[in-house]
RNA sequence: GCGGAUGUAACUCAAUGGUAGAGUGUCAGCUUCCCAAGCUGGAGGUUGCGGGUUCGAGUCCCGUCAUCCGCU
Numbered sequence: 001g002c003g004g005a006u007g008u009a010a011c012u013c014a015a016u017g018g019u020a021g022a023g024u025g026u027c028a029g030c031u032u033c034c035c036a037a038g039c040u041g042g043a044g045g046u047u048g049c050g051g052g053u054u055c056g057a058g059u060c061c062c063g064u065c066a067u068c069c070g071c072u
Stems, first nucleotide, its partner, number of pairs: 001071007010024004018055001026042005048064005
């Protein structure tokens, strides 16, 4: 230099172009003499960043950044 993959909650990962979710964690409550375990509920997101297409984009297109892999 060229090609490819990945990027979504604190962490690990989902999500046919049509309300962004789960598990773990965290906070509150219930339970318990206390702790742990268990149960219920809540908070937490510019979907890496910037544009485009579309009535509508995490998803499609372009650019860019980071990480990883391959080629030279």